[in-house]
């Protein structure tokens, strides 16, 4: 330096769940709160999951079915960075 990660230290993130706020919804974003994380930092144009407003088929005119150009990096893999240093 490179794998690696400790009942080491310094910080760090924050899940459910409330409250506000955006949004058509998944879902975000702030405030509380902490299940958990060594990359739970960043990339959605690899897979996957979630959602169906716009469109599009259909219909008994209510609604049904399709679709991501929407969403998740705390699904999994993959790329980039990056803090400490005990076996």
């Nucleotide at each position: 330096g490179a794998c690696c990660g400790a009942c080491a230290a310094a910080g760090g993130c924050a899940a459910a769940c409330c409250u506000g706020u955006c949004g058509a919804a998944a879902g975000g974003c702030a405030g509380g709160g902490a299940c958990g994380c060594a990359a739970a930092g960043c990339c959605a144009a690899g897979g996957g999951u979630c959602u169906a407003a716009a469109g599009c088929u259909c219909u008994u005119c209510u609604g049904a079915g399709c679709u991501a150009a929407g969403a998740c990096a705390g699904c999994c893999a993959g790329g980039c960075c990056g803090c400490c240093g005990a076996a």